This is a predicted complex of two RNAs, RNase P RNA and transfer RNA, with 431 nucleotides together. Rfam match: Bacterial RNase P class A. Rfam classes the family as a ribozyme.
RNA sequence: ACUAUAAACCGUGCUAUCGUUCCGACACACAGUGCCGGGAAGGAAAGUCCGGACAGCACAGGGCAAUGCACCGGUUAACGGCCGGUCCCGGCACGCAGUGCCGGGAAGAAAGUGCCACAGAAAAUAACCGUCCCGACACGACGUGUCGGGAUAAGGGUGAAAACGUGAGGUAAGAGCUCACGGUCCCGGCAGGUAACUGUCGGGAUGGGUAAACCUUGCAUGCUGAAAUGCCAUGUAAGCCAGCGUUUGAGAGCGGCCCGUUCGAUGCUGGCGGGUAGGCAGAUAGAUCACGCCAGUAAUGGCGUGGCCAGAUAAAUGAUAGCUUAAAACAGGAUCCGGCUUAUGGGUUUGUAGUUUUU
RNA sequence: GCUGUUGUAGCUCAGCGGUAGAGCACUUCCUUGGUAAGGAAGAGGUCGGCAGUUCAAUCCUGCUCAACAGCU
Numbered sequence: 001a002c003u004a005u006a007a008a009c010c011g012u013g014c015u016a017u018c019g020u021u022c023c024g025a026c027a028c029a030c031a032g033u034g035c036c037g038g039g040a041a042g043g044a045a046a047g048u049c050c051g052g053a054c055a056g057c058a059c060a061g062g063g064c065a066a067u068g069c070a071c072c073g074g075u076u077a078a079c080g081g082c083c084g085g086u087c088c089c090g091g092c093a094c095g096c097a098g099u100g101c102c103g104g105g106a107a108g109a110a111a112g113u114g115c116c117a118c119a120g121a122a123a124a125u126a127a128c129c130g131u132c133c134c135g136a137c138a139c140g141a142c143g144u145g146u147c148g149g150g151a152u153a154a155g156g157g158u159g160a161a162a163a164c165g166u167g168a169g170g171u172a173a174g175a176g177c178u179c180a181c182g183g184u185c186c187c188g189g190c191a192g193g194u195a196a197c198u199g200u201c202g203g204g205a206u207g208g209g210u211a212a213a214c215c216u217u218g219c220a221u222g223c224u225g226a227a228a229u230g231c232c233a234u235g236u237a238a239g240c241c242a243g244c245g246u247u248u249g250a251g252a253g254c255g256g257c258c259c260g261u262u263c264g265a266u267g268c269u270g271g272c273g274g275g276u277a278g279g280c281a282g283a284u285a286g287a288u289c290a291c292g293c294c295a296g297u298a299a300u301g302g303c304g305u306g307g308c309c310a311g312a313u314a315a316a317u318g319a320u321a322g323c324u325u326a327a328a329a330c331a332g333g334a335u336c337c338g339g340c341u342u343a344u345g346g347g348u349u350u351g352u353a354g355u356u357u358u359u
Numbered sequence: 360g361c362u363g364u365u366g367u368a369g370c371u372c373a374g375c376g377g378u379a380g381a382g383c384a385c386u387u388c389c390u391u392g393g394u395a396a397g398g399a400a401g402a403g404g405u406c407g408g409c410a411g412u413u414c415a416a417u418c419c420u421g422c423u424c425a426a427c428a429g430c431u
Stems, first nucleotide, its partner, number of pairs: 001355010013323006020040005026034003042330001046341002049339005054225004061259004066221005071085005086106009107216002112214002114210003128156002130152010164182006183206010229281004239272006251263003288307008360430007369383004377414001385401005407423005
């Protein structure tokens, strides 16, 4: 210098003219107009996958069911998020080992119940081939072949997986049967670490897999949702029918069920019919933004200074000209905020790996 | 803005982890003077896409694409 990969930041800017919309002030007016000043889409506004703020249900009380999470520690308003670390698995690169980077996973199988198709003798009450012993028969001798009984998990086959692995001894042939060294799990001691865990010593056990199968353990969760919810104005037929009920209490109290509790008397439920669909608030000062310092590996937190940057409601931000830039793509709010996921052109910076050249 | 359903053969639909099915349609043969009907045989499939769990995924988990339905 180039290539690949991962992450972070930016998402062109300024001026002028005309136009749209909101706020503030002034004037005229009566719901509008004029003039002045200021502001006017995103890093994902998207998908609606999560968590909350806020509002309502008299107070949301208890339990079941249901749903979600699950290594250790930290962070946060909270989260299934983020940061750091431990162990396991996979991929890439270099390569003798091994190292580095990237990605994913992690409660429990010694609580219990299930499932492991096909193939194979058998998927845990293991004898298909093979090996050994005994007996019978046949053949030209050592021996070979066939049949029957007994022993055998060392060898072979099937399969994703077949009774812990290697070596030696032992045995009729074999087998943890015995010994040595290892693997996995459990218990205990010592050292390091906040911990997950690592190292080491000793003892015991030795068919597996599967919980994004049912389940068990621990933790968390009331529900609904801005078209929430609250206020005002206008208008009508606060009408008709049916059922239940009036303290021996119907019924109602915003996911399902139960308990408790509260309200409840010309009350509640169901059906038919009539009127209305207008205005205001919620509505943007925040778990907020920028800069600087401190603490921390980091996420993040604390302190100080300064700032206010959309608020529509059939839904506003466009056009022209000049200069400038790497500035194009993906793409445009509808209660708000913190994350996740997906789409996306270019520039800058940092980490890792490789190649080449120079010194 | 919010809440749900669906995607399998040309079409309409089943399929409760063990290697994909039915009806209609299509092709060939038999039957008929010739068709239809009937009978027999056959062909037709990345189960919307990608990743993951598992020995094994249409099915279980996550993300994503498309279509449809509902909410004063």